[in-house]
């Protein structure tokens, strides 16, 4: 500085149930493990994905969008446990 094992110490916890905020997407909190070597921390003004209370619109279920959501969707910064092989 790269790499990651049927090692080792540990840590995280998807789905789903409950409770609770939200209009929603989805937060959060207990329980639960699919899964994770950064699923640790930032970055949603790098891209992607999902919403649409409110607003266009003559209206409206339809479109659009101000706004809102995801870092366990891809990228990016930064910081760090272990060491078998190569």
């Nucleotide at each position: 500085a790269a790499c990651g094992a049927a090692a080792a110490u540990g840590g995280c916890a998807a789905a789903c149930u409950u409770a609770u905020u939200g209009a929603a997407a989805a937060g959060u909190a207990a329980g639960g493990a699919c899964g994770c070597a950064a699923a640790g921390c930032c970055u949603a003004u790098g891209g992607a994905u999902c919403u649409a209370a409110g607003g266009u619109c003559a209206a409206u279920u339809a479109a659009c969008u101000a706004g809102g959501a995801u870092a366990g969707c891809c990228g990016g910064g930064u910081u760090g446990c272990c060491g078998a092989a190569g």
Predicted 3D model of an 86-nucleotide RNA (c-di-GMP-I-GGC riboswitch aptamer) from Gracilibacillus kekensis.
The sequence was found by an Rfam model in a public genome assembly.
Taxonomically the source falls in Gracilibacillus (Bacteria, Bacillota, Bacilli, Caryophanales).